Molecule: c-di-GMP-I riboswitch aptamer
Organism: Gemmatimonadaceae bacterium
RNA sequence: UUCCGAAAAAGGCUACCCGGUCGCGAGGCCGGCGCGCAAAGCACGCGACCUCAAGCAGGACGCCGUGCUGCCGAA
Numbered sequence: 001u002u003c004c005g006a007a008a009a010a011g012g013c014u015a016c017c018c019g020g021u022c023g024c025g026a027g028g029c030c031g032g033c034g035c036g037c038a039a040a041g042c043a044c045g046c047g048a049c050c051u052c053a054a055g056c057a058g059g060a061c062g063c064c065g066u067g068c069u070g071c072c073g074a075a
Stems, first nucleotide, its partner, number of pairs: 004073002012037002017032006035062001041068005047063001049059003052055001
């Protein structure tokens, strides 16, 4: 360094739900909560899912797959 994911440390993210707010809607944003996550970081897909005013339109992605990057360092 690579594979890998034990312990611990430093951190990080955040499900569901609740309050407010925006949206036709799926949902988004802010705050609280913390199920969980070693990539639950980023990007991509005629994959899978959801919405509608049905299009050269949207949404989510913590389901699956691929690529890139990243903390620590046992077997």